[in-house]
RNAcentral holds the sequence, with entries from ENA. This is a predicted structure of an 84-nucleotide RNA (transfer RNA) from alpha proteobacterium U9-1i. Its Rfam family is "tRNA".
RNA sequence: GCCCCAGUGGCGGAAUCGGUAGACGCAGCAGACUCAAAAUCUGCCGUUCGCAAGGACGUGCCCGUUCGAGUCGGGCCUGGGGCA
Repeated sequence: GCCCCAGUGGCGGAAUCGGUAGACGCAGCAGACUCAAAAUCUGCCGUUCGCAAGGACGUGCCCGUUCGAGUCGGGCCUGGGGCA
């Protein structure tokens, strides 16, 4: 230099057919149970605005296509693999 693969909440990891982003698990917080704890069970668990109801934003970064993009196209960044 060229080719291939990957990048999504604190962590792992789905959504691959373009149609509610974050299923499921771990960690965390609150409660129940217990003398107390562990285990177990229940609820919550991205950021921000708001008293609340609710709203806006959010898939490495920028641009494009589309009514609609994590998903398709172009460029870039980072990591892994291969060829020279």
About this RNA:
The coordinates come from a structure-prediction model, not an experiment, and the mean pLDDT is 82.